[in-house]
The prediction has a mean pLDDT of 80. The RNA shown here (transfer RNA) has 71 nucleotides and comes from a bacterium. The sequence is in RNAcentral, with records from ENA.

RNA sequence: UCGGGGGUCGUCUAGCGGUAGGACAGUGGAUUCUGGCUCCACUAACUGAGGUUCAAAUCCUUGCCCCCGAG
Numbered sequence: 001u002c003g004g005g006g007g008u009c010g011u012c013u014a015g016c017g018g019u020a021g022g023a024c025a026g027u028g029g030a031u032u033c034u035g036g037c038u039c040c041a042c043u044a045a046c047u048g049a050g051g052u053u054c055a056a057a058u059c060c061u062u063g064c065c066c067c068c069g070a071g
Base pairs, nucleotide, nucleotide: 001070002069003068004067005066006065007064010024011023012022013021018054026042027041028040029039030038047063048062049061050060051059
């Protein structure tokens, strides 16, 4: 430089254009003599900028970053 893949709560991971979900972690509560386990609730995210659309994590364009391959 060229080609391909990827970027979503603190971490990991879902999400055929229509409410952004789950697990772990965190916080609060229940339980317990205390702690742990268990149970309930809450908090928390779409890589940036444009475009298409009534509606974009999803489709298009262009940046940034990461991984793989080729030279």